This is a predicted complex of two RNAs, RNase P RNA and transfer RNA, with 444 nucleotides together. Model confidence (mean pLDDT): 79 of 100.

RNA sequence: GGAGCCGGUGAGGCGGCCGCGGUCCGGGUUCGCCCGGGUCGAGGAACGUCCGGACUCCACUGGGCAGGAUGCUGGGUAACUCCCAGGCGCAGCGAUGCGCGGAACAGCGCAACAGAGAGCAGACCGCCACGGUGGCACGUCCACCGCGGCAAGGGUGAAACGGUGGUGCAAGAGACCACCAGCGCGGCGGGUGACCGUCGCGGCUGGGCAUGCCCCAUCCGGAGCAAGGCCAAGCAGCAGGUGACGGUGGCCCGCCGGUCCUGCGGGUGGGCCGCACGAGGCGACGGGCAACCGUCGUCCCAGACAGAUGGUCGCCACCCGGGUCCUCACGGACACGGGCAACAGAAUCCGGCGUACGUCCGACUCCCUUC
RNA sequence: GCCCCCGUCGUCCAGCGGUCGAGGAUCCCACCCUUUCAAGGUGGUGACGCGGGUUCGAAUCCCGUCGGGGGUA
Numbered sequence: 001g002g003a004g005c006c007g008g009u010g011a012g013g014c015g016g017c018c019g020c021g022g023u024c025c026g027g028g029u030u031c032g033c034c035c036g037g038g039u040c041g042a043g044g045a046a047c048g049u050c051c052g053g054a055c056u057c058c059a060c061u062g063g064g065c066a067g068g069a070u071g072c073u074g075g076g077u078a079a080c081u082c083c084c085a086g087g088c089g090c091a092g093c094g095a096u097g098c099g100c101g102g103a104a105c106a107g108c109g110c111a112a113c114a115g116a117g118a119g120c121a122g123a124c125c126g127c128c129a130c131g132g133u134g135g136c137a138c139g140u141c142c143a144c145c146g147c148g149g150c151a152a153g154g155g156u157g158a159a160a161c162g163g164u165g166g167u168g169c170a171a172g173a174g175a176c177c178a179c180c181a182g183c184g185c186g187g188c189g190g191g192u193g194a195c196c197g198u199c200g201c202g203g204c205u206g207g208g209c210a211u212g213c214c215c216c217a218u219c220c221g222g223a224g225c226a227a228g229g230c231c232a233a234g235c236a237g238c239a240g241g242u243g244a245c246g247g248u249g250g251c252c253c254g255c256c257g258g259u260c261c262u263g264c265g266g267g268u269g270g271g272c273c274g275c276a277c278g279a280g281g282c283g284a285c286g287g288g289c290a291a292c293c294g295u296c297g298u299c300c301c302a303g304a305c306a307g308a309u310g311g312u313c314g315c316c317a318c319c320c321g322g323g324u325c326c327u328c329a330c331g332g333a334c335a336c337g338g339g340c341a342a343c344a345g346a347a348u349c350c351g352g353c354g355u356a357c358g359u360c361c362g363a364c365u366c367c368c369u370u371c
Numbered sequence: 372g373c374c375c376c377c378g379u380c381g382u383c384c385a386g387c388g389g390u391c392g393a394g395g396a397u398c399c400c401a402c403c404c405u406u407u408c409a410a411g412g413u414g415g416u417g418a419c420g421c422g423g424g425u426u427c428g429a430a431u432c433c434c435g436u437c438g439g440g441g442g443u444a
Stems, first nucleotide, its partner, number of pairs: 001367004006362003009358001012316007020041009043343001047354002050352005055224004062253004067220005072086005087100005101215002107213002109209002124154002126150003130146006136139001162180006181205001183202008228273004237264005245257004280299008318339004323334004372443007381397004389427001399415005420436005
């Protein structure tokens, strides 16, 4: 100098004036509310609504077939597609990041173009033997034809059925041998495990895609606070159906509830609860590598229903700019001017993930260069 | 607030791993035809919302995100 990764922080403090919402106290009231005082009043993402739960209502009597989610191992958690630690693979010089069931020998399927051949493949060029014909430079020769052998070389492709060396052969080939890589089986050792190390044997090599269908394992009732409950006010019926209708996740069977159901029309669109003490915040100690957990202490911290949390002024603090002074320099002091933002705003609540965005601070790691 | 659905030329659609350098209709542009306009004919411009991943290969499959639409007292 560059990069990676983690944590904190989301604007600050005091005061004056004006203003808003909740709540408590006091006073007034024409019972609608008004006045005064105290107290509390947005976020790290309140966002997206992508997961998981709490809570509430409906259902809970089962069978079959479909459907969805998750997916290395161990742990954490109320739960999770989350988090922590580890394993393996890939990328990177590295810190680090990303991915993960079925070693695609259960089955079905896919692979354009190019290429001779694309799945247990394939003679286009090529290499070689044999037979024939021809040539003249008469050879271990060349050309052509025929019939065969060959996966070593070339070429195509994202991918062409192990690699290197040797033996062998007419030429070749795991045909055979040695070493290496990889696969399967078995033993031993380490680990809770994923897995790792090592030894022996085997056939000599069995490709890719499951974020294609599928298979395996585990899990899964529906709806969502506009859930749901209570109170008040108001209204007008008409037509059709009835083996109707509703529930049982989607379908079928079965079962249950059960006297109403559907369409058009009419009325209302008010109040209260749910609803703010919670898997809660902070601090200390202890356990654990960590996520996290336990004990003790302490605190109470928004609750609207057209939806509050704002504006302005002064001082201090912070940042930036040029100026003056001090200092060898780093830097510091003084006055002046400017800035103090961005993303975004609760609406049942909580735990995550993802995304958007500002400034500064702190910790660690890696690479390059210089000393 | 809650719950769903959809994104391909300017517009409306097709495409469902490769023959996609993405096709059709319409619009637009140029030329031909006509005295001129229209109609007709020929040719052309023009798009996979964005960012990652899987794969040899992605408009298509998976994940995230952005935008739009619908339902619900």